[in-house]
Parts: sequence; C1' cells; structure tokens
RNA sequence: GUGCCUGUAGCUCAGCGGAUAGAGCGUUGGCCUCCGGAGCCAAAGGUCGGGAGUUCGAAUCUCCCCAGGCACG
Repeated sequence: GUGCCUGUAGCUCAGCGGAUAGAGCGUUGGCCUCCGGAGCCAAAGGUCGGGAGUUCGAAUCUCCCCAGGCACG
C1' cells in the first nucleotide's frame, strides 16, 4: 500500500430496514435472612466509533474517515 473482518451499557455480546435498542455479568437500592458475598424484586447506565448519503423510516444499506485485528505485497 491492497483486500477482508470487528467497533452497540463499566465488561462479554445479541439485534434478519419498521415497537420506548436488549441479554448475561457488574453497579446501586429494597426484600428475605442469625449474617450475606447466596436467593428474590426493582432501578440507573447507550449521541449504536465519527461524518455524509439513500429511504416515509437506518444500529442495520452505500461512501469517506478513525481505531483494532488477520492475510498478501
């Protein structure tokens, strides 16, 4: 330099153009309990890497850029 893959919550990841974008773990509060680090209930937490475009509608499609990885040279 060229090609391909990945980027979504603090972490690990789902999400096939259409619902207020979700799960597990973690965090916080409550309940339970002799105690709680176990169990149960609830809550907070996201400009979906950045920008532009297509579309009635984009995390999802297209283009450019950024970061990481792999392959080739």